Bacterial RNase P class A from Draconibacterium orientale, 348 nucleotides, folded computationally. The model forms 98% of the base pairs in the Rfam consensus. It was read from a public genome assembly, where an Rfam model found it. Lineage of the source: Bacteria > Pseudomonadati > Bacteroidia > Prolixibacteraceae > Draconibacterium. The prediction has a mean pLDDT of 77. Rfam family: Bacterial RNase P class A. Rfam classes the family as a ribozyme.

RNA sequence: ACAACAGUUCGUUCUGUCGCUGCGCCGGAAGGCGUGGAGGAAAGUCGGGACAACACAGGGCGCCAUGCUUCCUAACGGGAAGGCUCCCGGUUUCAGGCCGGGAGACAGCCAGUGCCACAGAAAACAACUACCCGAAUGGGUAAAGGUGAAAACGCGGUGUAAGAGACCACGGUCCGGCCGGGUGACCGGCCGGAAGGGUAAACCUCAUGGGUUGAAAGACCAAGUAAACCGGCAGUUAAGGGUUGCCCGCCCAAUGCCGGAGGGUGGGUCGCUAAAGCCCGGCGGUGACGCCGGGCUCAGAUAAAUGACAGAUUAAAACAGAAUCCCGCUUACGGAACUGUUGUUUUU
Repeated sequence: ACAACAGUUCGUUCUGUCGCUGCGCCGGAAGGCGUGGAGGAAAGUCGGGACAACACAGGGCGCCAUGCUUCCUAACGGGAAGGCUCCCGGUUUCAGGCCGGGAGACAGCCAGUGCCACAGAAAACAACUACCCGAAUGGGUAAAGGUGAAAACGCGGUGUAAGAGACCACGGUCCGGCCGGGUGACCGGCCGGAAGGGUAAACCUCAUGGGUUGAAAGACCAAGUAAACCGGCAGUUAAGGGUUGCCCGCCCAAUGCCGGAGGGUGGGUCGCUAAAGCCCGGCGGUGACGCCGGGCUCAGAUAAAUGACAGAUUAAAACAGAAUCCCGCUUACGGAACUGUUGUUUUU
């Protein structure tokens, strides 16, 4: 310098003409003036909340969610930093250590029940080839070979008929005890004990948490009729209704439910955007972020406004359009800039 991969930020700007629309002012009105007007994802509806109603009622079971530690946050299954495990590369060694980067659906398999295809002799009560003993029937072995993702902890020795943790020294895994460091997950050291392994996005166990519904939530106003009529069933202080799915409990309650034939309304106001908001500076913190000071007000439509044309500018040509709001996650995306890892080439 180029390429690949992973991640982060941005998401052109200005002028003119005409048009639409929120708010404010002027006007009897038409209209005029001023000032604003679609995203980083507005998408998905996957999570968390604010807010509203049930409602100032709770408890048990079920069901669902989460799962290393500490911190941040209104909260989260989110974010930051760290721990452990695994993977990639480099360095140096050859059981290891150090440096850089990445992934983790990271509680528990010593509570129990399952599963591990094919291959292989066998997937846990192992013996095919092989080795040793024996005249042979046969007996002994699990070190070597083969199959496999995985074969009875491992390298080096002693020993043996041949072998084997049978024994020795060292090392690894798990459990227990003690000491030191750390807020903690854990890390290091010493002593003792034990021996198949994997799988819980297998059933399950443990710990923590969860009331439900959702802006067509909900609140109010105007107008208007018929809470009237017919039939059936049940009912009089607890049928029925509400409280998530069930049960208990609690609350309301004399009417309730099923059906028939009909009547009125389809309108308007609020919710509706001042927000856990944004920008700048200082201080604190490894960081996410917090505190203090100053400044700004940046869409509220309702069948749905936020546009069209022309010129210049830019890498901004793609993905794509607000509907109660905010914070996350996931997905889509042309181009520009930045960070990291790996590879190739060249120069010093």